[in-house]
RNA sequence: UGCGAGUUUGAUCCUGGCUCAGGAUGAACGCGAGUCGGCGUGCCUAACACAUGCAAGUCGUAUGGGGCUUCGGCCCCAUGGCGUACGGGUGAGUAACACGUGGGCACCUGCCCCCAGAUACGGGUAUAAUGGAGGGAAACCUUCGGUAAUCCCCUAUAGGCGCAGGAAGUGCUUUGGAAAGUUCUAGCUGCUAGCUAGAGUGUCUGGGGAUGGGCCUGCGGCUGAUUAGCUAGUUGGUGCGGGUAAUGGCCUACCAAGGCGAGGAUCAGUAGCUGGCCUGAGAGGGCGGCCGGCCACAUUGGGACUGAGACACGGCCCAGACUCCUACGGGAGGCAGCAGUGGGGAAUCUUCUGCAAUGGGCGCAAGCCUGACAGUGCGACGCCGCGUGAAGGAAGAAGGCCACUUUCGGUCGUAAACUUCUUUGCACGGGCACAGGAAGACUGACCGCCCGGGAAGCAAGUAUCGGCUAACUCCGUGCCAGCAGCCGCGGUAAGACGGGGGAUGCAAGCGUUAUCCGGAUUUAUUGGGCGUAAAGCGUCUGUAGGUGGUUUGGUGUGUCUGCUGUCCAAACGCAGGGCUUAACUCUGUGGGGCAUGUGGAGACUAUCAGACUGGAGGCCGGUAGAGGUGGGGGGAAUCCCUCGAGGAGCAGUGAAAUGCUUAGAUACGUGGGAGAAGGCCGGAGGCGAAAGCUCCCCACUGGGCCGCGCCUGACACUGAGAGACGAAAGCUAGGGGAGCGAAUGGGAUUAGAGACCCCAGUAGUCCUAGCCGUAAACGAUGGGCACUCGAUGCUGCGCGUGGGACGCGCAGUAUCCCAGCUAACGCGAUAAGUGCCCCGCCUGAGGAGUACGCUUGCAAGGGUGAAACUCAAAGGAAUUGACGGGGGCUCGCACAAGCGGUGGAGCAUGUGGUUUAAUUCGAAGCAACGCGCAGAACCUUACCAGCCCUUGACAUCCCGGUCGCGGUCCUUGGAGACGAGGACUUUCAGUUCGGCUGGACCGGAGACAGGUGCUGCAUGGCUGUCGUCAGCUCGUGUCGUGAGAUGUUGGGUUAAGUCCCGCAACGAGCGCAACCCUCGCCCUUAGUUGCCAGCAUUCAGUUGGGCACUCUAGGGGGACUGCCGGUGAUAAGCCGAGAGGAAGGUGGGGAUGACGUCAAGUCAUCAUGCCCCUUAUGCCCUGGGCUACACACGUGCUACAAUGGUCGGGUCAAUGGUUGGCAGGAAACACGUCACCUGUGCCUUUCCGCGAGGGAAGGUUUCCCUAAACCCGGCCCCACUUCGGAUCGUGGGCUGCAACUCGCCCACGUGAAGCCGGAAUCGCUAGUAAUCGCCGGUCAGCAAUACGGCGGUGAAUACGUUCCCGAGCCUUGUACACACCGCCCGUCACGCCACGGGAGUUGGCCUUUCCCGAAGCUUUCGUUGAGAAGGUGAAGGAAGGGCUGGUAACUGGGGUGAAGUCGUAACAAGGUAGCCGUAGGGGAACCUGCGGCUGGAUCACCUCCUU
Repeated sequence: UGCGAGUUUGAUCCUGGCUCAGGAUGAACGCGAGUCGGCGUGCCUAACACAUGCAAGUCGUAUGGGGCUUCGGCCCCAUGGCGUACGGGUGAGUAACACGUGGGCACCUGCCCCCAGAUACGGGUAUAAUGGAGGGAAACCUUCGGUAAUCCCCUAUAGGCGCAGGAAGUGCUUUGGAAAGUUCUAGCUGCUAGCUAGAGUGUCUGGGGAUGGGCCUGCGGCUGAUUAGCUAGUUGGUGCGGGUAAUGGCCUACCAAGGCGAGGAUCAGUAGCUGGCCUGAGAGGGCGGCCGGCCACAUUGGGACUGAGACACGGCCCAGACUCCUACGGGAGGCAGCAGUGGGGAAUCUUCUGCAAUGGGCGCAAGCCUGACAGUGCGACGCCGCGUGAAGGAAGAAGGCCACUUUCGGUCGUAAACUUCUUUGCACGGGCACAGGAAGACUGACCGCCCGGGAAGCAAGUAUCGGCUAACUCCGUGCCAGCAGCCGCGGUAAGACGGGGGAUGCAAGCGUUAUCCGGAUUUAUUGGGCGUAAAGCGUCUGUAGGUGGUUUGGUGUGUCUGCUGUCCAAACGCAGGGCUUAACUCUGUGGGGCAUGUGGAGACUAUCAGACUGGAGGCCGGUAGAGGUGGGGGGAAUCCCUCGAGGAGCAGUGAAAUGCUUAGAUACGUGGGAGAAGGCCGGAGGCGAAAGCUCCCCACUGGGCCGCGCCUGACACUGAGAGACGAAAGCUAGGGGAGCGAAUGGGAUUAGAGACCCCAGUAGUCCUAGCCGUAAACGAUGGGCACUCGAUGCUGCGCGUGGGACGCGCAGUAUCCCAGCUAACGCGAUAAGUGCCCCGCCUGAGGAGUACGCUUGCAAGGGUGAAACUCAAAGGAAUUGACGGGGGCUCGCACAAGCGGUGGAGCAUGUGGUUUAAUUCGAAGCAACGCGCAGAACCUUACCAGCCCUUGACAUCCCGGUCGCGGUCCUUGGAGACGAGGACUUUCAGUUCGGCUGGACCGGAGACAGGUGCUGCAUGGCUGUCGUCAGCUCGUGUCGUGAGAUGUUGGGUUAAGUCCCGCAACGAGCGCAACCCUCGCCCUUAGUUGCCAGCAUUCAGUUGGGCACUCUAGGGGGACUGCCGGUGAUAAGCCGAGAGGAAGGUGGGGAUGACGUCAAGUCAUCAUGCCCCUUAUGCCCUGGGCUACACACGUGCUACAAUGGUCGGGUCAAUGGUUGGCAGGAAACACGUCACCUGUGCCUUUCCGCGAGGGAAGGUUUCCCUAAACCCGGCCCCACUUCGGAUCGUGGGCUGCAACUCGCCCACGUGAAGCCGGAAUCGCUAGUAAUCGCCGGUCAGCAAUACGGCGGUGAAUACGUUCCCGAGCCUUGUACACACCGCCCGUCACGCCACGGGAGUUGGCCUUUCCCGAAGCUUUCGUUGAGAAGGUGAAGGAAGGGCUGGUAACUGGGGUGAAGUCGUAACAAGGUAGCCGUAGGGGAACCUGCGGCUGGAUCACCUCCUU
């Protein structure tokens, strides 16, 4: 001293990117802020332009002069000296010895220090200031006169250098070659001065030191190869060459032709470097602001002068641009010094104070100067510290928010109020200058220090609250407004938007943005990968390079180690100290680097020398083979040609057609020709580096393997560049051309068919020579070596062995598998295991293997190979499902076999549509449509029109009034609701006896009622459907990293996950079955109803009697594959017209509906959240509508007739309903009531009527209730009829306040369509279909042909599971998971975005040559000087070149964009398997040819393994 999370999926594991949490900043922005304090820090952009002031002066003890004076001195001008090369600023340039670090030398060094000597009884000439004159606007200049010095010159001496070499000494002379004085004190003299002595300060020379610099050099630190070649002073040498302080091509003349570069030269881009700073566990990565060191620059470019030092920020000259002044002639300027201004910008301060400290310059000094510096101001820009109070205090105050039938509460919250306490800051007053700000004498610009009294009084924000990520609720909004770092929120109940309340985090700050590191092991040295995720070059040979067997000795540049030197200081770590603490700061100490400094070690590496044989190679003897190249030969088939024979078709397909054929095809036979390909053998057999290679023979030739020995002696492995080979297609030239066959033509198919299929057919396919250089060139697996369990084949060789079998060894090849590895799949001695060496390659997806550039090719193309922009994924393996025009097994009236229908007609009914004031609403494939509705004339009723009501038709509460309420009836207004008036009747309960309580009604006020208003996508409940299908799960265990699997799969069997057997499973639950009801047989109990065999009786089971039978309804029995035979595995089970039995294999039927699916249906049954209406969307009423009608569909009825219609006669049921309904009364016992009573109702009989129906009596113990089809007989005689009954007319009946819209029925009359129904489609497997009638509910009545039941008569057919539909199980593929009604590709059209090309056009940078050429330097001439001429030379100009931008008509593709067009290419066998390379074609996806791959399903075969 190392932390993770979110996001790809239905879920999982992996790969992989994106995003977040952390730290940091010279920051900026938003909101907020105590005017608190300390320490730091502040133009990152325009090295853009600058107003104004200041930033470098000083010395009178060097000198001349002028002025003033208080006579002490002071000031000014000029000469002279020193300084101005420091300090301060900035980072443009620079990829360089510029910097860092370590070395080195051919050098210089003012001021400073040390040592030694000197400073002359030498000389001389100028000049500034100044004065006079003149010019100019100014800057300034010209001229004349005159003067000093520590100015300058000459001479002397000293000394140095040179000649000069190895030292000393000596010598020589040509050349060069010093100086400066001044001040003070004392004394003296010849006293405006001088001399002597002392002291001081200068000056000069030489030597040395220190400091500072110059130069050289090893090593180190950016990007691009889409920059690969660069270089003529270039590389080296020579000249006592020139030049410099000094080496050197630094410069020059000559000679040579070198020098640099893949370990990246040159070129381009970017950049000041560093100590360090930020981050990180570290290794690293990023940065270079402040502070320190170095460098570079000073408006741009060039140049030198002076000087110790400069090519000089506040100096000079020239040129350019710009600015300013001007009298237009000419001049002046350079803030990247400190402040400050404008400008640019998201953005960066005072035109402050002081030299008190530190430091610098000058000076002997005092001192002067110092925008260095010390401080102040401004800015929360950063870091650090402090405060905004502390303790108590529950009536849990008020108020806000939330909740409120989950009632009378929660929360803000001890928070406040209130009590006590304290006083930092702020504000007020006063004092000190002592102490402190590292030390420090003098000094102090600034900061400070102390005391007093006073009041809690004046001081909190900001961001967030869906997950990551700490923190939740209400309202508003309604895919809008908006949010968002990623995932993602928002479409009416938003914890994600906006506001409120509350909460969380941090806090005088908090957030956002930008940038860097981290997380990211996501460039992997530490520390990744490449079979399928991105990634092994198509293969080999081999250069450089990297790596390299055994052994001995030496060396010591790798390596290890001691010492030394250095890496300034600061920073950082540690330990202490000082500011009250901290930040800050002081002191001490520490580290890792470098060194061809120095000492040591000698294993390993390297190197030198020697040796070895195991790696490698060679010799010898065998051996297998489609290895390669060339030549020759042969047969089968196909096609063509000739002849013969023959006579109508052939060919082709799913079906056809085009095509060939009476001019004789096809089929058959004979003969001839041509080209291409090589049957059987033949094989997961062989060979080759790969591509690839197969008839036979010959020649030449490469490699491998095996074996006995011998030889060489590490000769090896890999291999960047490089070279060679390299399928198919394609290209060039020349041949060849049988078959096949891109293109093309025709025929089909189709909506279309530029395809799949068919008929033709050109390039091509073949050969020779030469290009191309790519493929799914694949084992998607680079090469080499070594090691690591086994089993089984095949090929070659050898051994045991003479042969077979078998065993062993070597080399190959193939399958299964242990360990191990892997995300999994899988690999597994032929590794994807364990290690070593070398090479190649990868770093999200798309854009894109594209563009540009270069290179290669005849071309097509190949190689190399980006970016902008867009997305949050793209991807691998495996899992569960779902799906497949995949497979297997199996069911179902699913098909088939049958019977009867629908679809055509008329009508009924429901729906759509249309209409309407309204035609209320819902239901919508199956699973809406004779459904909700088991019954719309009013009512119902929800709709429409109109008239009314507003606490309401209904509930609770309050106030007032009445005592009954109510019932029956009359008059009157009105359509009615609703009113107005009156008559009769009735006269509540309790009681404390009080109009006291309850109750009812009337009136009133408000809380509220009410809503068939919305949302079935907020819900409960109920229901439909898959489906009465056989499935759906769980616990424990086991397997798998996991999702999951197993169980539940398998072999049988069943109606069944039914049962049996087997099995890493063992059990269990919900389903199945059974238990329940009903029908079928028997027994028993009972005999009210019911029944009647026998007895009696009647019109009659009517009555007596009886309870055997029927029946009724209680109980029980019975059926279980139990028995037999067969079969099966000895099981489960199956089969048998088996036995027995009423019934036989769940006996028939019903009820019963698993986990779940469809956001299925229902807010209009009911319930219910939210929203909405409240004199109306509520309520009452009248009338209308739900019944409309060009039309379309569903479900039905009746038919079309003779198996019938009609007339007459005959004959046989079972359910069920009613009685018990409605109104009133009603005891025990308050309410209530099917005890009961009355009326109505129902029914019978009888009468009337053709009938529907009506009247009367009676019953209510009953009644509905004659069943119909059927049977017998008559008529009809195949016709739109004696079929059919619609429609319409007339007359009636019934119900009901009321049949107009809009009921049913009866009678008579009328007599439509329709003669069996197109495409299509429905039901049914036995008491079923078909057919026949009967009953019921609802209901006043009925539009019922519906619905629910009941019985009567009573069939046909099922070979079978290929096909259609649906379902179950197993398996397989998948790019689907909203799950195939899925996913998804390309063109076209439209919008937006970035990019490429582009006639050009317009910039920038660099560069070559030439012209011109300033200052300066230099050469020559000139005695000096002035000057002249040349050389060089910035800027400028001309002509090109290279690189790189901007822009452009037009153009190209690309990306992106909820609902555009055309198709359907891919994913399933995706409906023609797909894909790769190549070529042609086509609106588009694509199609076709050739070769290749499996990353293809399915069936069969083969091979192999296991048992």